[in-house]
Molecule: Bacterial large signal recognition particle RNA
Organism: Gaiellaceae bacterium
RNA sequence: UCGCGCUAGGUGGGGAGCUAGCGGUUCCCUGAACCCGCAACCCGCUAUAGCGGGACCGAACGCCGCCCGAGGGGCGGGUUCUUCGGGGCCUGGGCCAGCGCACGCAGCGUUGACGGUCAGGUUCCGCGCACUGGGAGCAUCCGAACCGCGUCAGAUCCGGGAGGAAGCAGCGCUAAGGAUUUCCUCUCAGGUGCCGCGGCCCCGCCUGACCCGAGCCGGCGACGCAGGCUUCAGCCGGGGAACCGUCUCGACGGUGGGCUCGCGCGA
Numbered sequence: 001u002c003g004c005g006c007u008a009g010g011u012g013g014g015g016a017g018c019u020a021g022c023g024g025u026u027c028c029c030u031g032a033a034c035c036c037g038c039a040a041c042c043c044g045c046u047a048u049a050g051c052g053g054g055a056c057c058g059a060a061c062g063c064c065g066c067c068c069g070a071g072g073g074g075c076g077g078g079u080u081c082u083u084c085g086g087g088g089c090c091u092g093g094g095c096c097a098g099c100g101c102a103c104g105c106a107g108c109g110u111u112g113a114c115g116g117u118c119a120g121g122u123u124c125c126g127c128g129c130a131c132u133g134g135g136a137g138c139a140u141c142c143g144a145a146c147c148g149c150g151u152c153a154g155a156u157c158c159g160g161g162a163g164g165a166a167g168c169a170g171c172g173c174u175a176a177g178g179a180u181u182u183c184c185u186c187u188c189a190g191g192u193g194c195c196g197c198g199g200c201c202c203c204g205c206c207u208g209a210c211c212c213g214a215g216c217c218g219g220c221g222a223c224g225c226a227g228g229c230u231u232c233a234g235c236c237g238g239g240g241a242a243c244c245g246u247c248u249c250g251a252c253g254g255u256g257g258g259c260u261c262g263c264g265c266g267a
Base pairs, nucleotide, nucleotide: 001267002266003265004264005263006262009057010056011055012030013029014028015027016026020046021045022044023043024042034054035053036052037051038050062259063257064256065255066254067253071249072248073247074246075245077244078243079242080241081240082239083238084237085236086235090234091233092232093230094229095228096227098225099224100223103221104220105219107216108215115211116210117209118208119207120206121205122204124199125198126197127196128195129193130192131190132189133188134187135186136185137184139180140179141178142177148173149172150171151170156165157164158163
């Protein structure tokens, strides 16, 4: 130095979480990362490693310092976004309605505003009159095969007779009912009336005439006062996300260093 067989060892690491602490199961990152069974009100430990069983590699591995740095965690503040809550006697904005003013616009006004005087009209109630409509009455006409009235030819019945009785048709009249109803009487009703009388109102409004001679009005905006609401923005308080700062752990990778590099047999 080589070959064979062994042994130590290796077949991942890290962050969060859990825990007195550690390893694992869980989540995440990295990464080429053996297999099976078990584990969160958990499993196994007080150690360098989950516990139990198997497979492969096997002195290959491994160790330490530095750099880079995936990713995780702590803290703090800022910016932006988001969510929940608070208050309208915190601010701004928005919306709503009231009062005032008469600055602007619109409207009306010398074809005469406002104001003044005068005249007329405009309200409601009752009564009368008239009108319109309905109803009733009065009036006229029609109107009963028998069961309405009167008169009742003929026929019938009673009687010896004189005479009497009931009574159909016809004629006349009427009831119920129907029709007409110009006029007349009564009654009811009226979004009826250039009608009359009385009462109420007689403020205001409308119209007209006259006097005067320049404003009137308050629709919109502005302004002032006093309110209401606010889901918008700010404000206050709590939570969350992203980015930034700082601290910390840190895989993979890079680089440097020394240490370990075993046992047996054979050539």